[in-house]
Overview: Small-subunit ribosomal RNA, central domain from an uncultured prokaryote, 350 nucleotides, folded computationally.
Context: one part of a larger RNA
RNA sequence: CUGGGCGUAAAGGGUGCGUAGGCGGCCCUUUAAGUCAGAUGUGAAAGGCCACGGCUUAACCGUGGGAUUGCAUUUGAAACUGGAGGGCUUGAGUGUCGGAGAGGGUAGUGGAAUUCCCAGUGUAGCGGUGAAAUGCGUAGAUAUUGGGAGGAACACCAGUGGCGAAGGCGACUACCUGGACGAUAACUGACGCUGAGGCACGAAAGCUAGGGGAGCAAACAGGAUUAGAUACCCUGGUAGUCCUAGCCGUAAACGAUGGGUACUAGGUGUAGGUGGUUUCGAUACUAUCUGUGCCGGAGUUAACGCAAUAAGUACCCCGCCUGGGGAGUACGUGCGCAAGCAUGAAACUC
Numbered sequence: 001c002u003g004g005g006c007g008u009a010a011a012g013g014g015u016g017c018g019u020a021g022g023c024g025g026c027c028c029u030u031u032a033a034g035u036c037a038g039a040u041g042u043g044a045a046a047g048g049c050c051a052c053g054g055c056u057u058a059a060c061c062g063u064g065g066g067a068u069u070g071c072a073u074u075u076g077a078a079a080c081u082g083g084a085g086g087g088c089u090u091g092a093g094u095g096u097c098g099g100a101g102a103g104g105g106u107a108g109u110g111g112a113a114u115u116c117c118c119a120g121u122g123u124a125g126c127g128g129u130g131a132a133a134u135g136c137g138u139a140g141a142u143a144u145u146g147g148g149a150g151g152a153a154c155a156c157c158a159g160u161g162g163c164g165a166a167g168g169c170g171a172c173u174a175c176c177u178g179g180a181c182g183a184u185a186a187c188u189g190a191c192g193c194u195g196a197g198g199c200a201c202g203a204a205a206g207c208u209a210g211g212g213g214a215g216c217a218a219a220c221a222g223g224a225u226u227a228g229a230u231a232c233c234c235u236g237g238u239a240g241u242c243c244u245a246g247c248c249g250u251a252a253a254c255g256a257u258g259g260g261u262a263c264u265a266g267g268u269g270u271a272g273g274u275g276g277u278u279u280c281g282a283u284a285c286u287a288u289c290u291g292u293g294c295c296g297g298a299g300u301u302a303a304c305g306c307a308a309u310a311a312g313u314a315c316c317c318c319g320c321c322u323g324g325g326g327a328g329u330a331c332g333u334g335c336g337c338a339a340g341c342a343u344g345a346a347a348c349u350c
Base pairs, nucleotide, nucleotide: 003322004321005320006319007304008303012318014201015200016199017198021194022193023192025088026087027086028085029084030083031082033081034080035077036076037075038074039073040072041071042070049065050064051063052062053061054060091191092188093187094186095184096183097182098181103177104176105175106174107173108172109171110154115149116148117147118146119145120144121143125136126135162169163168206247207246208245209244210243211242215241216240220236221235222234223233258317259316260315261314262313263312266295267294268293269292270291271290272289273288274287275286276285277284299306300305323350324349325348332343333342334341335340
């Protein structure tokens, strides 16, 4: 090294696009690199193995055999893999028609609510809690009516509903724009799958510059609680939360489950489409494709559970694991304005 694994024990990369590479549908012809068979040469001797023999035996020694699973040359075979040529349509893609959607971007618009300002009514409380107090209020608060300003978020609809690769996406309108799905079967004719490096995207927090700032709210201040209370509760409150441009690149980035293809009982909801039957129609039934849930059989699993959205049965490609601590640390390197991120040990110890 040949191994076994990765839902929860260590282990799936946060997600996609894609380079090299690996792997790759059906039929015919051809080639002979892989593959298989034969022959020849070589694979030193000693040693080891087997047989026989020589010293009284053994050790020791001699003779022969076999082995040396390899390499080269050569002659063949042609099923499979590879190469070349030709063809095909089921994989993949395109076209046509159609409906669904919080998919993305930009601009504009709207109503409810909170806060603040102005004015009216009105008077002694309001607020808050387990109870209080800090706080606000006779300089007129809270409550209520009218007007105005500004920022942020979009109640109901709303649904194990929808869309997106993931992160994520929820008021309305317009424009720009990506993808998926169904029907059809006109076109291309294997154009495919995966993907080390690479590139792009990537919640929140954080950072830089300039705006904005209603509510909320780390830090901070005060009031309580308490033995204490650097907390939980209360009153305030700054960064931040919002916008534009740029960085950061992490997460329980989770389905803790990589992607692709094929196959393997059923039952029942739901979303989008299509066909058939029924009805005047609404509707009802049924078939089918795609998605999303629940239950469940075989099988599988250490068990829990999973079970056509597999953790079942197989194949292809990538990533990762190999006792706990030390440690995601040190050092080096790369990236970053920084915070830090990525890569990633050892001594020692149990």